[in-house]
RNA sequence: GAUCCCGUAGCUCAGCUGGCAGAGCAACUGACUUUUAAUCAGUGGGUCCCAGGUUCGAAUCCUGGCGGGAUCA
Numbered sequence: 001g002a003u004c005c006c007g008u009a010g011c012u013c014a015g016c017u018g019g020c021a022g023a024g025c026a027a028c029u030g031a032c033u034u035u036u037a038a039u040c041a042g043u044g045g046g047u048c049c050c051a052g053g054u055u056c057g058a059a060u061c062c063u064g065g066c067g068g069g070a071u072c073a
Base pairs, nucleotide, nucleotide: 001072002071003070004069005068006067007066010025011024012023013022019056027043028042029041030040031039049065050064051063052062053061
């Protein structure tokens, strides 16, 4: 330098067939317990990497940029 893949909650990821943003773990609160742990119930947490475009409507489609990875040179 070329091609391809990835970027979504604190972490690991799903959602990519355009229509209310989710799961597990973690955190917090309550129950239980002598206490901790475990278990059970609940709560909070997001500019969906950034900018622009298309659309009634974009995490999802298109363009550019940024970051990470793989392969080739």
The RNA shown here (transfer RNA) has 73 nucleotides and comes from Rhodothermaceae bacterium RA. Its Rfam family is "tRNA". By type it is a transfer RNA. Rfam links the family to the GO term triplet codon-amino acid adaptor activity. The sequence is in RNAcentral, with records from ENA and Rfam. RNAcentral records the identical sequence in 2 taxa.